Background
Bacterial RNase P class A from an uncultured Bacteroidales bacterium, 398 nucleotides, folded computationally. Of the family's consensus pairs, 96% are formed in the model. It matches the Rfam family "Bacterial RNase P class A". It is annotated as a ribozyme. Model confidence (mean pLDDT): 75 of 100. It was read from a public genome assembly, where an Rfam model found it.
């Protein structure tokens, strides 16, 4: 120096004019003046929490979240430092099985010694294992082969004979029962691996090792877990149901207080009353009393409507909730680190038909993904462009 991967950090600038939201100032006001105005994700609304409102005696059921340890935190399903699977490389040990330091990825990683459920294609068989090839005994039949015996035939004899039977032993073949699960195929997975003993042939049948579990074992670490002994069984899936442990009450700023017009009125006081009338009265609607109830008389007195004042609510509006917060940066201690103490510093975004804009000039890499709406911590998702850092790999110089 190029290539690649990961992380971190920043993500246009400046001057004028004219706007547009809030704040202070000076005005009686109109209005003027000086300042302030979007992000690293304001995004998606996933998770956690603060706030606020109903709700609530306590337990179990149900539903729903989450799952290795140990720590951060306000809390979290978040983040840190850790442990152990599997993946890939793979120094080195081991006949082998197998272990394996280190470097890289990765993991939603309790529990398959509770029960249920599933395990496609391929395969003979897939969780009550199974038998296609194959391996092995055994009967039976064919064949060749061999040696014994029996016989016949030929030789006086020894002995021979490519005669014959009838049983045997060997080996092929073929069929029938049987045993086997080692070794061939299939598969993601074949009922532990391996080495040796054993068998007719095998086979955790046995024996060492080696894989997995278990454990009021010992040591070693806060743990998870690891060593080292013992002892024991043997597929797989909990992201199928399901067991166990831990949380979880609902709702969301359109939560919530607070102030409150016009019109309508609950309820409150004052006053006015229907109809006839010869003006003395009479009818007529309701409530009280006179009797515990019902009639009917009788006294009395209102309901009701209207006007006036008052006067609660709630509507429109308005204020507030609402912007200094479990906040930022520096420094300094503690701590592998998330994080935390301690001390200093700087500082006004807060709309609500909703504000952060035009427009003209300058610069330069010619600008990417996007727009606040209760706040606050995480997550995920977008992002041209640029700085810095770490790692692999390769190339040339010295």
């Nucleotide at each position: 120096g190029g290539c690649a991967g990961g992380g971190a950090c920043u993500g246009u600038u400046c001057u004028a004019u004219c706007g547009c939201u809030g704040g202070g100032c000076a005005g009686a006001a109109a209005u003027g003046c000086c300042g302030a105005g979007a992000g690293g994700a304001a995004a998606g609304u996933c998770c956690g929490g603060g706030c606020a409102g109903c709700a609530c005696g306590a337990g179990c059921c149900a539903c729903c979240a989450u799952g290795c340890u140990u720590c951060c935190u306000a809390a979290c399903g978040g983040g840190a430092a850790g442990a152990g699977a599997c993946u890939g490389u793979g120094a080195g040990g081991g006949u082998a099985a197998c272990c394996g330091a280190g470097c890289a990825g990765c993991c939603a990683u309790a529990g398959a010694g509770a029960g249920c459920g599933c395990c496609a294609c391929a395969g003979a068989g897939a969780a009550u294992a199974u038998a296609c090839c194959g391996c092995c005994u055994u009967u039976u039949g064919c064949a060749a082969g061999g040696g014994u015996g029996c016989u016949a035939c030929c030789g006086c004899a020894a002995g021979g004979u490519u005669g014959g039977c009838c049983a045997c032993c060997u080996u092929g073949c073929a069929a029938a029962a049987g045993g086997c699960a080692a070794g061939g195929g299939u598969g993601a997975a074949a009922a532990c691996g391996c080495g040796g003993g054993g068998u007719a042939a095998g086979a955790g049948c046995c024996c060492a090792c080696g894989a997995c579990g278990u454990g009021c074992g010992c040591c070693g670490g806060u743990g998870a877990c690891g060593g080292c002994c013992a002892c024991g069984a043997u597929g797989g899936c909990a992201a199928g149901c399901c067991u166990c442990a831990u949380g979880g009450g609902c709702u969301g700023a359109a939560a919530g207080a607070c102030c409150a017009a016009a019109u309508a009125u609950a309820c409150c006081g004052a006053c006015a009353a229907g109809c006839c009338u010869u003006c003395g009265g009479g009818c007529a609607a309701c409530g009280g009393g006179c009797u515990g109830g019902c009639u009917c008389g009788c006294c009395u007195g209102u309901a009701u409507u209207g006007u006036c004042g008052g006067g609660g609510g709630g509507u429109a509006g308005g204020u507030u909730g609402a912007u200094a917060g479990a906040g930022g940066u520096c420094g300094u201690c503690g701590g592998c680190g998330a994080c935390g103490g301690c001390g200093g510093c700087a500082g006004u975004a807060g709309a609500u038909u909703g504000a952060u804009g035009a427009u003209a000039g300058a610069a330069c890499a010619c600008g990417a993904c996007a727009g606040a709406a209760c706040c606050c911590g995480g997550c995920u998702u977008a992002u041209a462009g640029g700085u810095c850092c770490c790692u692999g790999c390769u190339a040339u110089u010295u």